Predicted 3D model of a 479-nucleotide part of an RNA (small-subunit ribosomal RNA, 3' major domain) from a metagenome.
Context: one part of a larger RNA
C1' cells in the first nucleotide's frame, strides 16, 4: 500500500425479520450428470453450467454412427483445350448418390471479325477444403463482482524511500451527491442529467380513427351526409424546480395525511456497466497466429443415431379440489402478425378439419381473449377432482410420420389428500392469478423464451444474526 480476521465503528442490498407465494413428495415436458450404445457430434460446470449455445434434430440440419462412392473435389483464382449453357421426354442398373442409353425444344453477349467475356466438359499444376487440437498464443463480443460508488491523474505540499496527501474529517445524499473545515488547489473515467416509454394538459392535424349535437336510413350495426367537440392516432410545445409556507439546520439538506398541482422530493419504467477481477466465456458465429490432416481429419449420399434408460440432479407445466369441477347464458383488453399469407360468411363433419366463398399487402379486411358476471348441478368420495399410460379411429404439414409430429374423437383411467432436512422468488399495479400475442418455423415434441394486456393483495417492529456490498479504523509470521 494491499489482502485477509470466527477484530472494532458507521452504512446499504428481498441479506435477515414481517408477510404472499412456490420449490423438494406425484405424473409429465425439459436440460444435465452417469449408464449404454456401431454413435448415442461438440461446447457450457459453485454463485456467473444444467427450458444454456438451440428463436424450432422425421430428411435437411449434423458437426456423430454404419455403408456406398468421388479426387483440383461441393466452393475460389489462375493455364491449355473443347463446346454454348440450359431446359424436357422415356427407359435400364442402384438405397440413394451417381452410372448408362435415348426423344423434343433452344443455339449467349459484345466485336475493329483476330478475338475478349461469362458459363461449361475434359486435362496437368499451384491450390482448395477441415465444426480437425490449441480461449493457457489471440482479434472481437460476452458473463460477473455491480448500476456496486468507486477508479485515477497533472501541478504543489510531505517522507531516504515504497509512498502519502488531494479522496481523510463533521454533516447529508440513491451516489466521491452537495455543504462546511482542511497543504491542498484543480482536472479526467464513473454517478446524475442530456435520450426512449409512460402518467397530465394545450397547440397543430382529422383517415382507415371518434360520433356530441344536426339530418337521414335500418330488424340492427358510425351505415349514410355531415361534424372536430370527445376518445384516440403523431409531431410539437408546457409541466416539477424542496419553486412556496412551516418547523430545524450556520449550509448542504431533512420533516410536515402544508398548500398549489395530474404527478412531491430520483413520480414509475428501459437504454445506458467507470479502473478492474475471476488465465471466467467462446478457435463450434465470425476472424486469425502456431500445429496436425489432404484419394482423407476433405466431399457426396442412403440408412441409423443426436429422442437409449437400473438410477441421480437442476428447471418447469398439471394437479391433489367445494375462493373448485361440469353445463348453459353474457361482457370487457393490450400489444402484435398476415399475401406460398391472415381468412369473414356458408355448407358437411360430433371433432381436429374439409368444400366453397368474400374482404384486405391493412388505424380500413383479418387472426382475437380468459379469469369475471347470472343460473343450474355436483356435496367431500381417489370423487362428475385428477389427467398420465394404454387400445381403437380419425385429421393436417410433408416426398415421407416405424424408429421420432401435432391435433381429434371414443374407450381406458396410474400416480397423487399440499409433500422430510433444505431451500427460491416477490416491497404495489409488484406477488399471485387468467388468457392474448410474436420470434424460429411445412410441421412440431413451447408446459421454454420474448413481449402484451385483465384481476389485483399481504407485510416491513427492527438491523442482533445469516450472505453480498461500501466508507474508516486496529492487528498480522500473507503478497
Nucleotide at each position: 500500500u494491499g489482502a485477509c480476521g470466527g477484530g472494532g465503528g458507521c452504512c446499504c442490498g428481498c441479506a435477515c425479520a414481517a408477510g404472499c407465494a412456490g420449490u423438494g413428495g406425484a405424473g409429465c415436458a425439459u436440460g444435465u450428470g452417469g449408464u449404454u450404445u456401431a454413435a448415442u457430434u461438440c461446447g457450457a460446470a459453485g454463485c456467473a453450467a444444467c427450458g444454456c449455445g438451440a428463436a424450432g434434430a422425421a430428411c435437411c440440419u449434423u458437426a456423430c454412427c454404419a455403408g456406398c462412392c468421388c479426387u483440383u473435389g461441393a466452393c475460389a483464382u489462375g493455364g491449355u483445350c473443347g463446346g454454348a449453357c440450359g431446359g424436357u421426354u422415356u427407359c435400364c442398373a442402384g438405397a440413394g448418390a451417381u452410372g448408362g442409353a435415348u426423344u423434343c425444344c433452344u443455339u449467349c453477349a459484345c466485336u475493329u471479325c483476330g478475338g475478349u467475356g461469362a458459363c461449361u466438359g475434359a486435362c496437368a499444376c499451384a491450390c482448395a477444403g477441415g465444426u480437425g487440437c490449441u480461449g493457457c498464443a489471440u482479434g472481437g463480443c460476452u458473463g460477473u463482482c455491480g448500476u456496486c460508488a468507486g477508479c485515477u491523474c497533472g501541478u504543489g505540499u510531505c517522507g531516504u524511500g515504497a509512498g502519502a496527501u488531494g479522496u481523510u474529517g463533521g454533516g447529508u445524499u440513491a451516489a466521491g451527491u452537495c455543504c462546511c473545515g482542511c497543504g491542498a488547489c484543480g482536472a479526467g473515467c464513473g454517478c446524475a442529467a442530456c435520450c426512449c416509454c409512460u402518467a397530465u394538459c394545450u397547440u397543430u392535424a382529422g383517415u382507415u380513427g371518434c360520433c356530441a349535437g344536426c339530418g337521414g336510413g335500418u330488424u340492427a350495426u358510425g351505415c349514410c351526409g355531415g361534424g372536430g367537440a370527445c376518445u384516440c392516432u403523431a409531431a410539437a410545445g408546457a409541466a416539477a424546480c424542496u419553486g412556496c409556507c412551516a418547523g430545524c439546520g450556520c449550509a448542504a439538506g431533512c420533516u410536515g395525511a402544508g398548500a398549489g398541482g395530474a404527478a412531491g422530493g430520483c413520480g414509475g419504467g428501459g437504454a445506458c456497466g467507470a479502473c478492474g477481477u475471476c488465465a471466467a466465456g467462446u478457435c463450434a458465429u465470425c476472424a486469425c497466429g502456431g500445429c496436425c490432416c489432404u484419394u482423407a481429419c476433405g466431399u457426396c449420399c442412403u440408412g441409423g443415431g443426436c429422442c437409449a434408460c437400473a438410477c441421480a440432479c437442476g428447471u418447469g407445466c398439471u394437479a391433489c379440489a367445494a375462493u373448485g369441477g361440469c353445463a348453459g347464458g353474457u361482457a370487457c383488453a393490450g400489444a402484435g402478425g398476415g399475401c406460398a399469407g391472415c381468412u369473414a360468411c356458408c355448407c358437411c363433419g360430433c371433432g381436429a378439419g374439409g368444400g366453397g366463398a368474400u374482404g384486405c399487402g391493412a388505424a380500413u379486411c383479418u387472426c382475437u381473449a380468459a379469469a369475471g358476471c347470472c343460473u343450474g348441478u355436483c356435496u367431500c368420495a381417489g370423487u362428475u377432482c385428477g389427467g398420465a399410460u394404454u387400445g381403437g379411429a380419425g385429421u393436417c404439414u410433408g416426398c415421407a410420420a416405424c424408429u421420432c409430429g401435432a391435433c381429434u374423437c371414443u374407450a381406458u383411467g396410474a400416480a397423487g389428500c399440499u409433500g422430510g432436512a433444505a431451500u427460491c422468488g416477490c416491497u404495489a399495479g409488484u406477488a399471485a392469478u387468467c388468457g392474448c400475442g410474436c420470434a424460429u418455423c411445412a410441421g412440431c415434441c413451447a408446459u421454454g423464451g420474448c413481449g402484451c394486456g385483465g384481476u389485483g393483495a399481504a407485510u416491513a417492529c427492527g438491523u442482533u444474526c445469516c450472505c453480498g456490498g461500501g466508507c474508516c479504523u486496529u492487528g498480522u509470521a500473507c503478497a

The prediction has a mean pLDDT of 83. The RNAcentral record of the full RNA draws on SILVA. Rfam family: Bacterial small subunit ribosomal RNA.